[in-house]
RNA sequence: CGUCAGGGCAGCUAGGGUUCCGGUCGCGUGCCGCGCGAUGUCUGGUCCGAGAGCGGCCCGGCUUCCGGUGACGGAGGCUCCACGGAGGGAUAAAAGCCCGGGAGAG
Numbered sequence: 001c002g003u004c005a006g007g008g009c010a011g012c013u014a015g016g017g018u019u020c021c022g023g024u025c026g027c028g029u030g031c032c033g034c035g036c037g038a039u040g041u042c043u044g045g046u047c048c049g050a051g052a053g054c055g056g057c058c059c060g061g062c063u064u065c066c067g068g069u070g071a072c073g074g075a076g077g078c079u080c081c082a083c084g085g086a087g088g089g090a091u092a093a094a095a096g097c098c099c100g101g102g103a104g105a106g
Base pairs, nucleotide, nucleotide: 006059007058008057009056011054012053015048016047020045021044022042023039024038025037026036027035028034060079061078062077063076064075065074066073067072081101083104087099088098089097
């Protein structure tokens, strides 16, 4: 300096904010109902959500055994490792989301 790290899908969680619901406070009213506004330094529901988190399904690769002239088929095993800014982007907004197995470090 270069190459290589199997791929896809849905689910869950860490985490995230505040469009909606709800909560709380205030006002319209003395009450109920309803409406408007504020509030995420409001536990929550909807919602977003991991390359380096979790389990699942499918496909691929390597390998062992069995069957087969062969192409191939069936069954089993394996599919490792992974420290990581700042800054920017999307969405209503934010984040372990995306830029990104990035820059950088080892």